[in-house]
RNA sequence: AUCCGAAAAAGGCAAACCCCGCGAAAGCGGGGGACGCAAAGCCAAAGGGGCUAACAAUAAGCGCAAGCUUACUCCAAGCCAGCCGUGCUACCGAA
Numbered sequence: 001a002u003c004c005g006a007a008a009a010a011g012g013c014a015a016a017c018c019c020c021g022c023g024a025a026a027g028c029g030g031g032g033g034a035c036g037c038a039a040a041g042c043c044a045a046a047g048g049g050g051c052u053a054a055c056a057a058u059a060a061g062c063g064c065a066a067g068c069u070u071a072c073u074c075c076a077a078g079c080c081a082g083c084c085g086u087g088c089u090a091c092c093g094a095a
Stems, first nucleotide, its partner, number of pairs: 004093002012037002017032006035082001041088002047084002049080003056073001058071005
């Protein structure tokens, strides 16, 4: 140095849930809180996988109309890195 990951040391991150805010939603940000994590650090079309679909179309109902409501269908370069994986970077040093 690389690989590896302890009944080690110093620490770090922060699931669910609650509150506030943003968003159509998935989800995201802040605070609280800890299920867990040796990369639970970074990277999201151009590795794989998953989630939501606004707009739009169709059907039904209401309304003078504008339009509204419900259901269903399609659509991601919108979202998930704490889904797997690749790449980059990183503390410590037992076996």
Predicted 3D model of a 95-nucleotide RNA (c-di-GMP-I riboswitch aptamer) from an Elusimicrobiota bacterium. The sequence was found by an Rfam model in a public genome assembly. Of the family's consensus pairs, 94% are formed in the model. NCBI's taxonomy places the organism under Bacteria, Pseudomonadati, Elusimicrobiota.